[in-house]
RNA sequence: CUACAAGUUCGAACCAUCGCCUCAAUUCGUUGGGGAGGAAAGUCCGGACAGCAUAGGGCAACCAGCCGGUGAAGAGCCGGGUCUCAGUCAAAUGAGAACAGACAGUGCCACAGAAAAUAACCGCCACAACCUAGUUGUGGUAAGGGUGAAAAUACAGGGUAAGAGCCUGUGUUACUUGCAGGUAACUGAAAGUAAGGGUAAACCUCUGGUGCUGUAAUGCCAUGUAUAGGAGCGUUUGAGAGCGGCUCGUUCAAGCUCCAGGGUAGGCAGCAAGAACCCAACAGCAAUGUUGGGUCCAGAUAAAUGAUGGUUUAGAAACAGAAUCCGGCUUACGAGGCUUGUAGUCAU
Numbered sequence: 001c002u003a004c005a006a007g008u009u010c011g012a013a014c015c016a017u018c019g020c021c022u023c024a025a026u027u028c029g030u031u032g033g034g035g036a037g038g039a040a041a042g043u044c045c046g047g048a049c050a051g052c053a054u055a056g057g058g059c060a061a062c063c064a065g066c067c068g069g070u071g072a073a074g075a076g077c078c079g080g081g082u083c084u085c086a087g088u089c090a091a092a093u094g095a096g097a098a099c100a101g102a103c104a105g106u107g108c109c110a111c112a113g114a115a116a117a118u119a120a121c122c123g124c125c126a127c128a129a130c131c132u133a134g135u136u137g138u139g140g141u142a143a144g145g146g147u148g149a150a151a152a153u154a155c156a157g158g159g160u161a162a163g164a165g166c167c168u169g170u171g172u173u174a175c176u177u178g179c180a181g182g183u184a185a186c187u188g189a190a191a192g193u194a195a196g197g198g199u200a201a202a203c204c205u206c207u208g209g210u211g212c213u214g215u216a217a218u219g220c221c222a223u224g225u226a227u228a229g230g231a232g233c234g235u236u237u238g239a240g241a242g243c244g245g246c247u248c249g250u251u252c253a254a255g256c257u258c259c260a261g262g263g264u265a266g267g268c269a270g271c272a273a274g275a276a277c278c279c280a281a282c283a284g285c286a287a288u289g290u291u292g293g294g295u296c297c298a299g300a301u302a303a304a305u306g307a308u309g310g311u312u313u314a315g316a317a318a319c320a321g322a323a324u325c326c327g328g329c330u331u332a333c334g335a336g337g338c339u340u341g342u343a344g345u346c347a348u
Stems, first nucleotide, its partner, number of pairs: 001344009010334001012312007020035006037319001041330002044328005049214004056248004061210005066080005081099001082097005100205002105203002107199003121145002123141008153171006172195006179188003218269004227260001229259005240252003276295008
C1' cells in the first nucleotide's frame, strides 16, 4: 500500500419558491418559531404513569445464577477472576462463555465396537488333545492392539504363569484443612483424603426475586332510550364483587347472574418540560456521578412532516415512517471514515 473479516461512527446541512400540520401573537390582513429514525421495526427485558381497597398467607407458574461497581431498574453497561479458542519458545494481544449443583435422585450418550460400565473381538499366559509348527477346547487376564467424540488417572521400577494400585516412588485431577496476598471472586506454595467420563439451553435440587392489566389505561362533559320482559340463585344459614390461575382467611354487600330486546358511538383531557438534551470543570482505569452555564427540539386522529432548483461534503445511496413516554437488547441495511486482526506486495 492492497484485499478480506470483526467492531464502531455517520446516515445529512444551507439558500430560494410553492404546499401541508401545529404553537404563539394579532390591527383578523398576516407575522414569527417548530415539524418522522438509528433503528421509529420486533413487542424481547426493565420502568414512569393510570386503575383495581390503603390487604395478608400458601401452592402453582415465571425469571435470574463467578466477584465488585454503576444505575430508577434490567437478562443492561463497566472493570476484574476462572475456563475455552486463536496466537507465541514462553508471553503480550484478541474473541467467547450455555461460568450455582453431576458426592440427593431419575434419565440420555446415535452409528461403529466384545463392551458406553463391572465388558472380552484380536492378543498374552497355563493345561489338555491333535493330522508338527499350526489348529481346537477349558481356565486366567485387562498391561498391548482395534472401534469410537469418549473405553476404568499417567509414567518408572519391583512382582507375576502372563498381567493388574498387587506394592513402592514421582506426577495429574477433584475435595478438605490451615498459612500468605487480595474488598471479593480467586491466586501461590504445603499437608491429608479420594479416583470412569459427558450432559441440568434434560427432568430435578439449592439460593435469590416477581401483584395484575394496559393509553382502546383512566377521568370529565354532552346526547339518547324501554327494562314494557323471562329464568335461576339470594337477603346475615350471605347470592355476588374485591382485574393472570387455584386455595385459605378477610372486607363490602341487597341484590346478582344468564337469555331476549331497546338507546348511544360526539367532544375535551391524558398529549409531551422530560430518570430531557448540549458545553465546560472536577472525581473515577471505566461505566458513571457532582457542580456551573445554556436550550425547548413533532403531537397527528384515518392519520401532517412534501415537491422543484442551486451550493457544500468522502457520500446523500440502502434499510425503512412517530401514535403514552423513557433506559436497553435483538434484527435489517449503505457510500465513506476510524480501530483491531489475518494474508500478500514493496522499501529500509
Record summary: Bacterial RNase P class A from Hydrotalea sp., 348 nucleotides, folded computationally. The source organism's lineage runs through Bacteria, Bacteroidota, Chitinophagia, Chitinophagales and Hydrotalea.